[in-house]
Context: one part of a larger RNA
Parts: sequence; C1' cells; structure tokens
RNA sequence: UGACGGGGGCCCGCACAAGCGGUGGAACACGUGGCUUAAUUCGAUGCAACGCGAAGAACCUUACCUGGGUUUGACAUGCAUGGGACAGGUUGUGAAAGCAACUCUUCUCUUCGGAGACCGAUGCACAGGUGCUGCAUGGCCGUCGUCAGCUCGUGUCGUGAGAUGUUCGGUUAAGUCCGGCAACGAGCGCAACCCUUGUCUUUAGUUACCAGCGGGUAAUGCCGGGGACUCUAGAGAGACUGGCCCUUAUCAAGGGCAGGAAGAUGGGGACGACGUCAGGUCAGUAUGGCCCUUAUACCCAGGGCUGCACACAUGUUACAAUGCUCGACACAGAGGGAUGCAAGAUCGCGAGAUGGAGCAAAUCCCAAAAAAUCGAGCCCAAUUCGGAUUGGAGUCUGCAACUCGACUCCAUGAAGUCGGAAUCGCUAGUAAUGGCGUAUCAGCAACGACGCCGUGAAUACGUUCCCGGGCC
Repeated sequence: UGACGGGGGCCCGCACAAGCGGUGGAACACGUGGCUUAAUUCGAUGCAACGCGAAGAACCUUACCUGGGUUUGACAUGCAUGGGACAGGUUGUGAAAGCAACUCUUCUCUUCGGAGACCGAUGCACAGGUGCUGCAUGGCCGUCGUCAGCUCGUGUCGUGAGAUGUUCGGUUAAGUCCGGCAACGAGCGCAACCCUUGUCUUUAGUUACCAGCGGGUAAUGCCGGGGACUCUAGAGAGACUGGCCCUUAUCAAGGGCAGGAAGAUGGGGACGACGUCAGGUCAGUAUGGCCCUUAUACCCAGGGCUGCACACAUGUUACAAUGCUCGACACAGAGGGAUGCAAGAUCGCGAGAUGGAGCAAAUCCCAAAAAAUCGAGCCCAAUUCGGAUUGGAGUCUGCAACUCGACUCCAUGAAGUCGGAAUCGCUAGUAAUGGCGUAUCAGCAACGACGCCGUGAAUACGUUCCCGGGCC
C1' cells in the first nucleotide's frame, strides 16, 4: 500500500423478508458422471461445466473402432526425365475404395528445332496431421459487474515505500452534482450521443386503408374513385426537475401538485473502465516449440458417437372439475418462401396422396392462432384424469430407416392422488399461462435455442439475519 476479520459505521442488489410459480417424488426427453465396450471420438468441471461447443450424429458429418486399400499423396507451389491433348467409354475383380486390362479421341503457336496449356507416370523439394502443449501465444469469449470505480500531469507533504487529489458535510442509479479543503486540472469509466417502443404534426399513398359519392355481387375494397382514418416509412415536435408549493445551507438535491401520450434515467436494447481468475478455447481460424512421415497422413465399407445395475443437472407431460372430452364461434404479432411456399378441388378416419391456380411476394402461399367465449357431457373414481410401454397396420423423407428417423390409425393402457432434507426464478405488461414463427435442416429424435403476440396477477412492513458488492 493492499487483502482478510465469526471488528465498527454508512449504503446498495429478487440478498433476505412479503408474495406468486416451480425444482427435489413419477414417466419421458436431453446433457454429464460412472460402468460397459473393438470403439462407445474430443473438449467444457463450484458460482462462471452438465438442452454447454452441437443453429440438426441413419450414410455423410466423424475427429473413434474393425476390416480392405493408397504412398509426392484428397489439396498447394516448383524442378528434372520420358509419355500423352484433355475429357470420355467398356470389361474383370471387389462391400466400396482400389487394382488390372481394353477401347475411342489426338489441343494451341511454330522460324518445324521446339515452346505453351492440360493430364497421368517416375524421381526430388515438399504436402498432410481434429497429434501434444490454452502453463509459450494472437484473436475471441466467460466472470466479478453495468459494480462505480481505476488512474495520470503539475504542485504540496514524507528520508522513503507512499500520501494528497479520490478524504470530509450533504446528495445521487452513479467518483452524479453541490459545498468545503494543499491542492489545481485531466483521462478511462457513469450519463448523453445510437436503435426500438409509447403521443402528436408533416410529407408520400401501392401491393396497405375505405369515411363520404357512384357501380356491382349470394358474399367480399370487388370496381370507379378518394387521401379523411388505420397502416407503412422518411422528416420533425415533445420531457428539460421546464412551471407551482414545501423542505434544505436557500447550494446540490429531495417531497408533493398541475398540465401532459409520457415525469423525474418514461420502458426495453446495444454499449462492459483499470484489472482478477496462468478462467475457457492449439477441435473455428491463426501461430512458436515439440512429435508422426509406407504413417499419428489419405481413401473406402461396416460399426460406434444412440451401449445401461446406477448417480446428478436441465426440461417436457402430468397427477385433474379454475379440469377433461365433443360441438359451435371470435381476436394477433413477428417471420419464412424458387432445388421454394403452395390455394381451391378430388381421394384417404388420419399421417398423407393426386393435381397444380397464384406468388421472387404490404399483392400469392405457409396460416388453423390457441387459451378466451357459447352450448352439451363427465360427477371425484387411478376416472371420459394421466399418457409411458408394448402389439398390429400404415404415411413421408432419403441410395438406404436392422443397429438408429419422424409422424398417423387401431389396440394396449404403466408410474403418478402435488412430492423429505434442501433449493430456484420473478417487482409489471413482469411472474404465471396460451399459442405462433424462425435458424440449423433431405428428413428428424426440438419437449432445446432464439424471437413474436394473446390473457394477465400477488407482494415489498422493513434491513435484525443469509449471500454478493461499494465507501470510510
């Protein structure tokens, strides 16, 4: 000077408390440990690993294993020698890769010597390595933490390490601001500038809209038209403690009120200081060093990554009546669409099939929103709850669903009656709950992830205690 204390003071945070819903019990999904295995590839391991890398493991992916093969190599550049245009086709063997053989064709320029491009052969430099080291590294990321801190110049003080400033009194979400002060200034952070959302004005009016006028239909902005409204998307306005009252040191600020769509940072996002954890990543890429070079490289077939006495993490579905089943019937937003999205129609109980109108899309399609609402049934029962498991029959994708896909129909109908100790999330359009979309993707193990909208709460006395953090 820091760090630490079951030292003190002050102050924050869903930290506790007050509430609401979960996890821990069940079944299943998924990840991990362990076990097993020829292999079950590798990494991530308290918070900050464990629905993580993986926004898609049947083959491929794929790095693992077994077996079959190749050796200048799947890929790059260059040199030498000799050959052939290249490309293509056929046969044998084979699981394929590969190996062997046959056939067809005969490039451009030319000074006719040769040169060039391309291909394969031989040889040489070299290629190649998801081999090791994240404790040799770059880059990127996590974390403390969106916490309010971390420093510098000059001056001053101290022999010096250092201190001061940054402490103090107020105040703030904030080292935010004010006042004071041997300090005066400054930088990185805070805030603001950026995006989005909430109000209004204006410009523009198609593919969106339809008030008024006209036409038309079984019906529909369907048509003429309109520029009002909604909306779209550009430009502006608006909020600044600006106004009033009170408190205060009449300074910063705080409490209340009015007006206002919005009030004290309006809500949300992007944005992450100096640094910490030799944190994570050599398997995304890059890269030093080391190692392999007929193999630790490369190709192929099949298998494995999906194994299952068990343990843990994260989820989904439930245990029901605020419910379940059936029928009727409303209201979204944000996205995606050409190797694509696919309507009406027909067939099928259905998954789906046939067929293909329209649409590079504010035009057409995916597309049915669901919970809600209305009506009927069920009557508290392991049931008309719950749907695991299993049998059978199918559909679709794909070269191929045995290991190992999803979905449909019929049958089957398990555990489960609200979960011990313990533990998690959330303060408002939030929690809870309902559906919808997208990326990856042939298909899909998605109940995941990332978004979107519908319905829409309860509670916060307070800071003694638990956890984390800031200042003295």
RNAcentral holds the full RNA, with entries from ENA.
Small-subunit ribosomal RNA, 3' major domain from an uncultured bacterium, 472 nucleotides, folded computationally.
Its Rfam family is "Bacterial small subunit ribosomal RNA".